[in-house]
Order: sequence, then C1' cells, then structure tokens
RNA sequence: GGACGUUCUCAGGGCGGGGCGGAAUUCCCCACCGGCGGUGAAAGCCCGCGAGCGCCGUCCCCUAGGGCGGGUCAGCAGACACCGGUGAAAUUCCGGGGCCGACGGUUAUAGUCCGGAUGAAAGAGAAAGCUG
Repeated sequence: GGACGUUCUCAGGGCGGGGCGGAAUUCCCCACCGGCGGUGAAAGCCCGCGAGCGCCGUCCCCUAGGGCGGGUCAGCAGACACCGGUGAAAUUCCGGGGCCGACGGUUAUAGUCCGGAUGAAAGAGAAAGCUG
C1' cells in the first nucleotide's frame, strides 16, 4: 500500500408568533428543518442508497393483532425540463421564485407533538488479523 473477513465506536433536524374554534404545536397566515454515498465545485427536490409502510414465508393467536424471517419482488418511497449571476467546471455556490416530506396515535386533518425507537440502518471511522 491492498482485497477480504472479524470486533468495536459513531450514525436526523425542526412549531416561535398570530387567527378561527368547545377542542388544533394537526386547519389558516407568517415562521422553522433537511440522513448517507456519488457527481468537473459544496445538492431535501441530478443519479443512487437507507429506515418505515406494503408484500411474501412461517409460528403464535383466533379475526384483531403479535413474534421471527425474506428481499429487490415492487405497490407507497416525495419534490424544479426553475430564472438570473460568477466560473474552466455548479439543477450542488450567490441572489430570487417554486415544490416535497413513512406508518400508528390524538378533544380537530401533524415533515416539526407522542409511539414502535435505549430499535434498525445507508454509511463513516478505529483496532488487531490477513496479504504484498
């Protein structure tokens, strides 16, 4: 220096003000937030990945759910054919405008509250091993 396996560590932010109302951090007005890898240069909305829901298998259960497992199968998995500027290079920077955000719960509809979750994980790092 290097592919590989092992162990360990780390790995998500955000409701503040006002309005209506019996009731809303859930509606309306203003506000606030942005995981991981990649990309000629820094990305929520360019390319991909992850968690979650669903689906499939199985067991418990006995009709309402729960445990364990599977995996890309693919149904949800979102959102700019944005405008201008700088530049060799930017849908990534600067200025302006627009848009998006799992599931269950709730005195009323949730990206921001509570819950699964002291979980899982894309991935990042460390150690010793192995090897040249």